[in-house]
This record gives sequence, C1' cells and structure tokens, in this order.
RNA sequence: GAUGGCCGGAUGGCUGCUCCUUGCAAUGGGGAAACCUGCAAGGGGAGGAAAGUCCGGGCUCCACGGAAACACGGUGCCGGGUAACGCCCGGCGGGGGCAACCCCAGGGAAAGUGCCACAGAAAGCAAACCGCCGGCGCGCUCAGGUUUCAACCUGGGUCCGCGGGUAAGGGUGAAAGGGUGCGGUAAGAGCGCACCGCGCCUCCGGCGACGGGGGCGGCAGGGUAAACCCCACCGGGAGCAAGACCGAAUAGGAAGGGCCGGCGGUUUCGGGCCGCGGGUGGGUUUCCGCACUGCCCUUCGGGUAGGUCGCGCGAGGCGUCCGGCAACGGGCGUCCCAGACGAAUGGCCAUCCAUCGCCCCUCGGGGCGGGGACAAAACCCGGCUUACAGGCCAUC
Repeated sequence: GAUGGCCGGAUGGCUGCUCCUUGCAAUGGGGAAACCUGCAAGGGGAGGAAAGUCCGGGCUCCACGGAAACACGGUGCCGGGUAACGCCCGGCGGGGGCAACCCCAGGGAAAGUGCCACAGAAAGCAAACCGCCGGCGCGCUCAGGUUUCAACCUGGGUCCGCGGGUAAGGGUGAAAGGGUGCGGUAAGAGCGCACCGCGCCUCCGGCGACGGGGGCGGCAGGGUAAACCCCACCGGGAGCAAGACCGAAUAGGAAGGGCCGGCGGUUUCGGGCCGCGGGUGGGUUUCCGCACUGCCCUUCGGGUAGGUCGCGCGAGGCGUCCGGCAACGGGCGUCCCAGACGAAUGGCCAUCCAUCGCCCCUCGGGGCGGGGACAAAACCCGGCUUACAGGCCAUC
C1' cells in the first nucleotide's frame, strides 16, 4: 500500500422512564360504554447504519373466472445461490495499476428511423484544402545542334493557368474507410508480400460466456441503443394513517307510540296530496325563484369522537459437525432477545481506557484541565446507497 472482518467507551453506585411475569390492593378510582388506572419484587430495554425510503419479499385490504395478446414500466456476458431481487458468489471478456488488487448500463448498429454540434475540403451516396506526381498551354532560362542574322529543333529546370492521378505526409475533429515494415509506383495505394488485427469455415477444450489451433478471404454498410427501436425475461393496485373488533353525545335514516294542529279543498284516511299563509337558509335590504319545514318518548341499524387489537417465535440468534472454491445449504444442541404512540431506553457521581492541550522533568514518567464519531427503533425481514472520531484482528 491492497483486501476482508470486528468493536464503536468499560466497571460500580444513586435516581428516573417503558414493557413483561408474579404477588398485593379491590365490593377501590375514572368513563355512558368499550376500556383505562396503583404499589412491591424479579427480569428485558436501540444501530451498524435504527438514516435515505432506492430495489426485493412477508402481511393486510381492494380489484379480479382462466389464459394469451397489446400498451406501460423494469432487467440485460455466463454459471450458480436465494422466499425473491436491479442483491450475493464463482468465472469470461474489456480497461487501469510495477504489484497485491481495482473498475465496467457488458444483448442487438447487416430490420428500420433519427443524430453526429464546433472545427474541417470532406461526417456516410465518402471527401482533394495544403502537399506529392504525370499531361497540355504560355512565358522565362540553361545546355547542345542547324544557321550570316532573325529564327527553328532536341533535352533539362522553373513561374502561372487548365485538366487529371494520389488518402503515404500536413492540417481539422471525439471519430477521416485496418496497423507496422519491405517491395512496388510517375507519385501513391492491400497494389503485392510477412507479421499483428478483422471476417468466414472448420477442428479441439469448456455446462456456458469464451479460449486455442488450422484453412480461406485483401478488408467488407464508421460511431451512437443511460436516442427511438428490435430480441429475451419479469411485473395487478395501494400500503400498519394497511386492516380487524368494541363503541358514546349531536345531527341525519328506519319502525312503533303519544300529544299538538293558521285557513280552504281533496282523500284509497297514512301528518297523505294541492292551493294560500307563516318560519328557516344562502353576508345585508327589496322583488322573483329554489330548498327545507310539528314536538316528545322507545327501539333498531350504519358511521364519527374514543378504546382495544394488529405488535413480535422469526426466511430468528449463538455454538458445533458435514457438503460446497465461495455465496449458501443440511443435521444436532442451545437461547427467547425493545415494543413505545405528548412516542420510553435518561441524568448525576467515582475509578479506569482511548485521545487532545499546557506545565514539570532525572526522558522512565508525573501533575492539571478539556473531552467521547455518525446518529437514534415506530408492522417486520433480505439487500443497496449514504454518514461515521477512534481502535483491533487476519491475509496478501
């Protein structure tokens, strides 16, 4: 340095809180009821993350005859583990590191669609900006030849223009149509060859992902799927404020009984119907419209406040043996280990431990003072992620 695991202040005293068991209190107190409540003794009483609420389940209710398809969401190398998982283990492939080891959203780009900004000549039908190399034209110039000169011919160099070849080099970019070397060529180029890479075929090893060998092919339609999409597999919804039971008062509902009745009409007689009138309601007044409209008692049913349960014996902890590289599985033995709801698990003191500061010092130590990380159950499990002072162990 890397990886894995563990602890996360200790002991004692005093005093509180909460739950359970036993005993006492009790013909008690509170409440309409349901139900709650005291005292004493003994025993239990936060975490590795109780956190974030991100996945997977148990449990509960709702929906639902079964199956399939579509839509939507999720997962995505292979094999195994598990109740299940997006988790874990062991491998494969790729990348990083001297190494121990670490990281990977790791199916399909030849089904189709889309996108590839800026820069750049060109970004998917590939492409010629600079450079390199031929051809033609014009001009200049050098050498040689013909020639009296002018001029002409041949060859070389070069400026400019036109029209070509070239992807080796420069430049742009995240990415420019395999890489290195030799040959080749006017210059170049898989144009040819060797090696590496890649594609196809085949053989061998492996359950498989995949690996190794041989042959053929001159290299082929770049990247992007945490863009749509395609393929395979998985998936009902909501959550303990789920939900179950007990259950007032008031209002409203149903049934029965009694009493009272503004006027008129009607009646199958029931406080039934119709008209007028009265009252109440929507912030106030007027008008119009609308809705409701007698009181008391008893009983019933639903629901609310309230109360009880759900609520902790469980995919449980510890030890040991066996199987397995491991995750994990199996056998045996042993233990019972928080359960609150204005939400308990606290406070004080003493000693010690780790650590920090100051002083003394004979460098052995001593004295004084400070002071304990992250954070705290809330129906329960399996994971992941995030936070964490300090310390211990093992392996490499």